[in-house]
């Protein structure tokens, strides 16, 4: 330098015929209990790496760019 894969909640990840962003764990509140643990109910938490384009509408398509891993030269 070239190519492939990846970047989404605090963490691990899902989500590709483009249509109001999810799970588990964690966290907070409440219930159950004499207390803890366990269990149950509910809540908060995300400009989807960044910028731009296409579109009525983009995590998803296109271009640029940054970071990580792998391969080639």
């Nucleotide at each position: 330098g070239c190519g492939g894969c990846g970047g989404u909640a605090g963490u691990u990840c899902a989500g590709u015929u483009g249509g109001u962003a999810g799970a588990a764990c964690g966290u907070c509140u409440c219930c159950u209990u004499g207390c803890c643990a366990a269990g149950g109910a509910g809540g908060a938490g995300g400009u989807c790496g960044c910028g731009a384009g296409u579109u009525c509408g983009a995590a998803u398509c296109u271009c640029g760019u940054c970071c990580g891993c792998c391969g080639c030269u």